[in-house]
RNA sequence: GCCGCAGUAGUUCAACCCGGGAGAACGAUCGCCUGAAGAGCGAUACGUUGCUGGUUCAAAUCCGGCCUGCGGCA
Numbered sequence: 001g002c003c004g005c006a007g008u009a010g011u012u013c014a015a016c017c018c019g020g021g022a023g024a025a026c027g028a029u030c031g032c033c034u035g036a037a038g039a040g041c042g043a044u045a046c047g048u049u050g051c052u053g054g055u056u057c058a059a060a061u062c063c064g065g066c067c068u069g070c071g072g073c074a
Stems, first nucleotide, its partner, number of pairs: 001073007010026004020057001028044005050066005
């Protein structure tokens, strides 16, 4: 230098291919339960979907550029 994959909640990851309500688990806070704690149950807060531009009525998703990490080729 070229190619591929990944980047989404505090953490680990879905949703992307095939555009339309952003989700799960764990964790956090509060409540119920308990003599107390743990476990269990319920509720709440979670997020500029790596950045930027474009296409579109509408973009996490499609397209261009860039950044970071990993791998491959040279």

A computed fold for a 74-nucleotide RNA from a Microcaldota archaeon, annotated as transfer RNA. Rfam family: tRNA. Rfam classes the family as a transfer RNA. Rfam links the family to the GO term triplet codon-amino acid adaptor activity. The organism belongs to Microcaldota, within Archaea. The coordinates come from a structure-prediction model, not an experiment, and the mean pLDDT is 83. The RNAcentral record of the sequence draws on ENA.